[in-house]
Predicted 3D model of a 95-nucleotide RNA (Glycine riboswitch aptamer) from a Gammaproteobacteria bacterium. It matches the Rfam family "Glycine riboswitch aptamer". Gene Ontology term of the family: glycine biosynthetic process. The sequence was found by an Rfam model in a public genome assembly. The source organism's lineage runs through Bacteria, Pseudomonadati, Pseudomonadota and Gammaproteobacteria. Its mean pLDDT, the model's own confidence on a scale to 100, is 78.
RNA sequence: GCAGCAUCCAUGGGAGAGUGGGCAGGCCGACCGCUGCCCCGCCGAAGGCGCAAUUCCGCCCGGAAACGCUCAGGCAUCAGGACCGUGGAGAGGGC
Repeated sequence: GCAGCAUCCAUGGGAGAGUGGGCAGGCCGACCGCUGCCCCGCCGAAGGCGCAAUUCCGCCCGGAAACGCUCAGGCAUCAGGACCGUGGAGAGGGC
């Protein structure tokens, strides 16, 4: 110097599941929407966990999924959102 993994920034896309019920408060002519608490029913794509597919000729250890569990989170809109596209930066290592 070059490309560029992990990672970071910007931007576009991005699923699923009750706008559930009760009580209280505020607003209010009323309705709806809002906040808190309680109850039941659901979702899985933040995160987390797994005795888990799998990784290996076999075994052990380790790693580990978009699989499983639902602690957390979520179930109109907003927000969030794994992951993907585009642009930029990019240690270590490589050439």